[in-house]
Predicted 3D model of a 1508-nucleotide RNA (small-subunit ribosomal RNA) from a metagenome. Model confidence (mean pLDDT): 84 of 100.

RNA sequence: AGAGUUUGAUCCUGGCUCAGGAUGAACGCUAGCGGCAGGCUUAAUACAUGCAAGUCGUGGGGCAGCAGGGGUAGCAAUACUCGCUGGCGACCGGCAAACGGGUGCGGAACACGUACACAACCUUCCUUAAAGUGGGGAAUAGCCCAGGGAAACUUGGAUUAAUACCCCGUAAUAUUAUUGAAUGGCAUCAUUUGAUAAUUAUAGCUCCGGCGCUUAAAGAUGGGUGUGCGGCUGAUUAGGUAGUUGGCGGGGUAACGGCCCACCAAGCCUGCGAUCAGUAACUGGUGUGAGAGCACGACCAGUCACACGGGCACUGAGACACGGGCCCGACUCCUACGGGAGGCAGCAGUAAGGAAUAUUGGUCAAUGGACGCAAGUCUGAACCAGCCAUGCCGCGUGGAGGAUGAAGGUCCUCUGGAUUGUAAACUUCUUUUAUCUGGGAAGAAACCCAAGGUUUCUACUUUGGUUGACGGUACCAGAUGAAUAAGCACCGGCUAACUCCGUGCCAGCAGCCGCGGUAAUACGGAGGGUGCAAGCGUUAUCCGGAUUCACUGGGUUUAAAGGGUGCGUAGGUGGGCUAGUAAGUCAGUGGUGAAAUCUCCGGGCUUAACCCGGAAACUGCCAUUGAUACUAUUAGUCUUGAAUGUUGUGGAGGUAAGCGUAAUAUGUCAUGUAGCGGUGAAAUGCGCAGAUAUCAGGAGGAACACCGGUGGCGAAGGCGGCUUGCUGGGCCUUACCUGACGCUGAGGAGCGAAAGCGUGGGGAGCAAACAGGAUUAGAUACCCUGGUAGUCCACGCUGUAAACGUUGGGCGCUAGGUGUGGGGGUCUUCCACGAUCUCCGUGCCGGAGCUAACGCAUUAAGCGCCCCGCCUGGGGAGUACGGCCGCAAGGCUAAAACUCAAAGGAAUUGACGGGGGCCCGCACAAGCGGCGGAGCAUGUUGCUUAAUUCGACGCAACGCGAAGAACCUUACCAAGGUUUGACAUCACCCGGAAACGUCCAGAGAUGGGCGCCUCUUCGGACUGGGUGACAGGUGGUGCAUGGCUGUCGUCAGCUCGUGUCGUGAGAUGUUGGGUUAAGUCCCGCAACGAGCGCAACCCUUGUUCCAUGUUGCCAGCACGCUCCUUCGGGGGUGGUGGGGACUCAUGGGAGACUGCCGGGGUCAACUCGGAGGAAGGUGGGGAUGACGUCAAGUCAUCAUGCCCCUUAUGUCUUGGGCUGCAAACAUGCUACAAUGGCCGGUACAGAGGGCUGCUAAACCGUGAGGUGGAGCGAAUCCCUAAAAGCCGGUCUCAGUUCGGAUUGGGGUCUGCAACUCGACCCCAUGAAGUCGGAGUCGCUAGUAAUCGCAGAUCAGCAACGCUGCGGUGAAUACGUUCCCGGGCCUUGUACACACCGCCCGUCACGUCACGAAAGUCGGCAACACCCGAAGCCCGUGGCCCAACCACCUUGUGUGGGGGGAGCGGUCGAGGGUGGGGCUGGCGAUUGGGACGAAGUCGUAACAAGGUA
Repeated sequence: AGAGUUUGAUCCUGGCUCAGGAUGAACGCUAGCGGCAGGCUUAAUACAUGCAAGUCGUGGGGCAGCAGGGGUAGCAAUACUCGCUGGCGACCGGCAAACGGGUGCGGAACACGUACACAACCUUCCUUAAAGUGGGGAAUAGCCCAGGGAAACUUGGAUUAAUACCCCGUAAUAUUAUUGAAUGGCAUCAUUUGAUAAUUAUAGCUCCGGCGCUUAAAGAUGGGUGUGCGGCUGAUUAGGUAGUUGGCGGGGUAACGGCCCACCAAGCCUGCGAUCAGUAACUGGUGUGAGAGCACGACCAGUCACACGGGCACUGAGACACGGGCCCGACUCCUACGGGAGGCAGCAGUAAGGAAUAUUGGUCAAUGGACGCAAGUCUGAACCAGCCAUGCCGCGUGGAGGAUGAAGGUCCUCUGGAUUGUAAACUUCUUUUAUCUGGGAAGAAACCCAAGGUUUCUACUUUGGUUGACGGUACCAGAUGAAUAAGCACCGGCUAACUCCGUGCCAGCAGCCGCGGUAAUACGGAGGGUGCAAGCGUUAUCCGGAUUCACUGGGUUUAAAGGGUGCGUAGGUGGGCUAGUAAGUCAGUGGUGAAAUCUCCGGGCUUAACCCGGAAACUGCCAUUGAUACUAUUAGUCUUGAAUGUUGUGGAGGUAAGCGUAAUAUGUCAUGUAGCGGUGAAAUGCGCAGAUAUCAGGAGGAACACCGGUGGCGAAGGCGGCUUGCUGGGCCUUACCUGACGCUGAGGAGCGAAAGCGUGGGGAGCAAACAGGAUUAGAUACCCUGGUAGUCCACGCUGUAAACGUUGGGCGCUAGGUGUGGGGGUCUUCCACGAUCUCCGUGCCGGAGCUAACGCAUUAAGCGCCCCGCCUGGGGAGUACGGCCGCAAGGCUAAAACUCAAAGGAAUUGACGGGGGCCCGCACAAGCGGCGGAGCAUGUUGCUUAAUUCGACGCAACGCGAAGAACCUUACCAAGGUUUGACAUCACCCGGAAACGUCCAGAGAUGGGCGCCUCUUCGGACUGGGUGACAGGUGGUGCAUGGCUGUCGUCAGCUCGUGUCGUGAGAUGUUGGGUUAAGUCCCGCAACGAGCGCAACCCUUGUUCCAUGUUGCCAGCACGCUCCUUCGGGGGUGGUGGGGACUCAUGGGAGACUGCCGGGGUCAACUCGGAGGAAGGUGGGGAUGACGUCAAGUCAUCAUGCCCCUUAUGUCUUGGGCUGCAAACAUGCUACAAUGGCCGGUACAGAGGGCUGCUAAACCGUGAGGUGGAGCGAAUCCCUAAAAGCCGGUCUCAGUUCGGAUUGGGGUCUGCAACUCGACCCCAUGAAGUCGGAGUCGCUAGUAAUCGCAGAUCAGCAACGCUGCGGUGAAUACGUUCCCGGGCCUUGUACACACCGCCCGUCACGUCACGAAAGUCGGCAACACCCGAAGCCCGUGGCCCAACCACCUUGUGUGGGGGGAGCGGUCGAGGGUGGGGCUGGCGAUUGGGACGAAGUCGUAACAAGGUA
């Protein structure tokens, strides 16, 4: 410090997720030791048991118990007795118990933090210095006696003490009252210093040293009170408040105060958030972070609050009191049923809750506390120990050597190698830790005791003694021996680390993206590796990354986001100059900011964690002294901002009234006749009752053609005939007046299209709803005919729009160019023009700059300032609930649960479009001939079957693999055999045959018999049998593959290097203008070049030349044979000699290149026409198939990974099947006839094939064919007859002399064998069919059409197929609108698996959360009234009472003062009644929402998405 994830890819926006750190944690697996820390986060739930606050006898009366002692009796044991001593239960009294310890309920508050203040206060114990400590009195507990009660406890009587209580005396710098003076302050006042008067104290004990007590002053400490500032959420809480706010006078308190009371006034708080609701102890700090922040407030420390829930006071210096009291309530316990007792949020511990948190331990040794003169006692504070890997830190589980790189495991390309791995074994060394043995601390200083010193036993001090829970612990030494000690998670990317096996969208994983459907580095196991390590992972939570709430540090045209618009309140903000002040601001200084923590330095534990010391820091607050630039404030002034005035000016600005005009529809009269109207085409509709059309004049409503314009005006919405009235605003000019008066604007109150609503009018046209007609599968639509609200007017409501420039308002600054509207100036000028400058408005283009890009660009989306609104992932949702507004419709405000990992913007490349442009192709059109109908053949589907083997499925499967299924082929089925095998190699063992011939059984394979019967260098060769490795598989996967092939398409495209442009994907080049069959070429151009394709080079064909000349050819010469003859000769025949002329064959050249001429064209490419030429613009044909697409086809051509079978899925055999037939499709053949059929005669090819072959002549047969055997391994011989054609004849339009299916009979040939299941021949038979619906195919010239010939495969043949060959030989193309396919450019896109795409809504089913709902059950806080405990306060006849006073009758006297119980009253916890408020749970039913597998219906959106 970043990374993953939206896309085919890119940039951006934006969310989600991860890597880091942390924790009072928990869970899973694992676990050797030690140190230091931490340990109920939940039920402030309930608690058994023990302990946690006592102490003082130097305050007191005393003596229950303990110890000692005395006395009496007794020999003694012992009994009785004595408070005599040590001491001491209970009691009176003093002090403490208000600290320490726990918890975080409540509380949003002066509770806390911080800084001040108290001129409004208190303070036991302690310290300092001062004064005093005199006299007297009355009781009471205890003890004793008597009583009540189960108990708790309690009543009465008698008696007694005090440092308990009371009175008197003395007394002040105390208190109160009156009254002076001075000084000061902060309002009440304070301080200092006087005077006078009144009132108020005490306690004793003692070892005689002292300890106490009282009063006043001061200090210290601890508290109390007030104030400023600071720190949570919600406005779907906007108003709250009656002791409320203030005053006067009282009461009360330590003290101010409505703290309380009476009276008076009506205030007080609040948008800078009152009140209400929710949540919460606060802080120092802790975690994280670069910081700013954000989150938290365990442990430690400060403060607060609480002590079963609530209330109350008492005592006291201090409490409204955790281990005190009273009352109410709930709960628990005891009970004799009458009454009582209790409060672990102290330490342990128990139950419960929970994912979860420890011992009913030791000691007061240290530190601290209470009491005490002290010794000392008490102390669950504290110090220690125990449990727990809960955390942090440290140590160890060994070190060195050691290669046969052992064995074993794992993997692989498997005679072997790699890895585990120096790892182990083995050798040697060490001993931390664990174990055993021995030694053994520091923490301890004191108090106290003893002795001594200074010396007035007073204080200080010296020496010695005494005191350790932890603990025989830490630590040290020794002994033994590698001995006692390693796991957890992960290994697809992020993220370090890879293989095998198993599984097969199953089981499972997963933080995000995502893995798993037979080769999973992602699941499970294993081996190996990586990371951390006594721990490792997971879960939860916080911060970070997240600049993703942005102060530091974000945005708002299109991604989320500018309010519809102006006016304006509060607020924010604001021009120039001068002066004052000093609030903000800046600087210095002082105080404070507790300690701990953090940081730095140093030190102590062997180190570290930890601890100690010091420094720094604590960014804050307060005070004070200065500074005065800026802001602020006060005062003054200025004119440039703003506003006013003057002179002009343009405008659909607003409003009211009036007037006008074309057109539509309507009513009337007339002319006139059969249609009109409407559409893609129709129909509904109107019309013979007279429409449409035409003329005239009438009434009526709405709207204002042309001008008219990215022209004008207005804040926006919006405004359009003309005239008039009223009226708002702008601009220019001028520089008169004011003198900052400005800008923005939360709330607020106005305006605000259309639709809609209310009331009343109006209603021509148009037109939701509605009706009808069409369209359609449907058509509640689009189209048509009608048509009501409405549209119009008046008044009132509504308050929303894609109210958009999707761009808030204001001010200033920052290049230009060019239009246009409204003014003004200058020049020119008779005028009209024109030129130029300037201000305001409104457009276009464009530079810098900005922007993710697109784009914006003086009318900013640039550079700055001010103010306002708004945004924070998508969906749920602008929805629910609540509130406000509205007559309603609805509007404004505005969530959550749940769900997804995206949603989105701009641009790029493709693909697509019922988008556009250009171009091509037998693509259409123009033609010719077919298919689709018939019969047959072949293939396919389907059905059937034991099997009908398998594959191929739009074009691009279907006469395809198959260029030959009777057996074989053959892969299928049935049956019968066989198991190292039908086939290959190797090893070992045994044998010598096997083949061949023949016989038997059998369907055959096979089995059996007989005959025949080896070679050798003895190793073996060959071969049979057995065993083991292995063979074998047309078994699976073409979606694991190679190779080959099809297709787009012989379409003209597909790319690269360098450069340039762009943030980038990418673009450019390759686009553009021409041209071409062509990305063919030319020109232009930020491109310049290049590659694969195109073309050419290759083969063939067309012309010609040269060479050669057999088996080919034969003009000329000769010969032979043969025919005819008019006997002259002629014809035929390459048969022969010869010849090379020709044809032909073979080989090699020439030729064609837009080369020449002319027109067009950019003096181009090229094109058009022409000449010449055998051929003319790639001459015709072929071979040749770019980058790629289709997971196209093929595992059954072959090869091959993996999986599967192994007496079978291998192999052999016989027979059957692949040929099966209601049906459908595909491709062909033959036809339907006269351009024909049949018969006879007659002519002309090319290319092939031939020895297991082609087979001639001749003969036989009607024929298939047979006999025969010449010739030929072929330019020689054969197949071989070419056919259509031509000549002649016949048939005469019919199911025929067309057509030939089917069937019967008889044959031929091949073959081991023609039954299933061959072909052919002859005779007979003679079906459908008379040119084929919708639709559809081929072909542009030697082509279509038509005619035959040959070949491969092959014994034969299903061939009518396929592949070739030649013969005869057309028609048509205006043209590119349309259909199909393709190319280029452009455009739109929500597509990218790319339109066979994407995608919306209802319905049906399931799951989940939410809303509404009759109601029902709670909770909370108020309010009104009633009852009202304890208790404080107030009152009080009668009742009760020791001290003090008075009196005399001297008493158990009376009276007074004072007090108390009781009673009454105010307040009052709580309870009750009541109506409301807020809030939550459940709820039949209901509403929408989200998600879910390949459900149903349609097709709304994305392309002009087929109605933008």